[in-house]
Order: sequence, then structure tokens, then C1' cells
RNA sequence: AACCGACAAUCGCAAACCCUGGGAAACCAGGGGACGCAAAGCUAUAGGGGCUAAAUUCCGACGAUACGUCGGGACAAGUCUGCCAGGCUGCCGAA
Repeated sequence: AACCGACAAUCGCAAACCCUGGGAAACCAGGGGACGCAAAGCUAUAGGGGCUAAAUUCCGACGAUACGUCGGGACAAGUCUGCCAGGCUGCCGAA
């Protein structure tokens, strides 16, 4: 130094849930709170996968001639890094 990750040490992060705000929603930010995490640090990488569907579009019903209302389907450029993988960076030093 690399690999690796300990009933080691110093630290760090913060799930669910609650409050406030943003968003059509998924979800995000702040505060509280800790389920856990050796990268639970960063990065949506035209990687894979999941979630949502405002806009768009199709179908049906109502209404009546113009578009509107309701329901259902499709759909990501939206979103998830604490789903998996990749890339970049990092603390410590037992076996």
C1' cells in the first nucleotide's frame, strides 16, 4: 500500500413514525426520533429494477354539439443511491 472487516478504538449517518413546508403524486427539505448501516459518503451512470402518472393519449358513462365531469388502461422527461450493480472519494488496523 492492497485485500479484508473485529464483542477493537475515535467518529459518522439516520429507518419507521410525528410536526412544518414544497409537489398532482411518488417523493423531497427542515426539526424531532432511532430500525439499522464499514461507506446508509457522493454520483441517476441513455446500467438493471421498483414507485408515481400531472401533462399526453385510448376506452366507457353522463351531459348535449362544445367542450366539460367521472371511472378505467397505457405512458417518464418525474422519483427511489437505506433495491442490485458500476464509477469517484474516505476513518481505523485485529485475524

Predicted 3D model of a 95-nucleotide RNA (c-di-GMP-I riboswitch aptamer) from an Armatimonadota bacterium. It was read from a public genome assembly, where an Rfam model found it. Of the family's consensus pairs, 95% are formed in the model.